[in-house]
Molecule: glmS glucosamine-6-phosphate activated ribozyme aptamer
RNA sequence: UAAAAAACAUAAGCGCCAGGAACCGCCAAACAAGGGCGGGCGACGAGGCGGGAGGAGUAUCGAAAUUGUCGGCGGAUGCCUCCCCGUUCCUCCUCAGGACGUUACAAUGGGGUCAAAGAACACGGGCAACUGUGCAACAACAUCGCCAUUGGAUGAGGAAU
Repeated sequence: UAAAAAACAUAAGCGCCAGGAACCGCCAAACAAGGGCGGGCGACGAGGCGGGAGGAGUAUCGAAAUUGUCGGCGGAUGCCUCCCCGUUCCUCCUCAGGACGUUACAAUGGGGUCAAAGAACACGGGCAACUGUGCAACAACAUCGCCAUUGGAUGAGGAAU
């Protein structure tokens, strides 16, 4: 360097299932109900991450459905505090301070852009419940890199002109 094999990883609106109504299968039973075991189901995308530590606790938005997207566990790009790095604010540099996070201020208004699933259909997997893939449409009070207005854009020392 090449080849082969094995193991592990692949996620972050993400993963999991000790509860669980309804559902499926098997066993036993059987008029039926009820019982045992197993299975399946259990959040659809949009948006969101400088690095580290700690903390609190239903971490933004809508879509579907109205039999459960119930309930619970873990995590998480949200929030708070501290440290570090960086951006921006005095022409430049350093220190301090404010606001932020590489698209590197905030508020308000305007304007703009965008979805997936569910249902249907098609093709697969499964005895089945159910599930995988493909295909069209539809959203937001969140968000925005665009525009406007308002507010915030500092102090000290030094350098240069």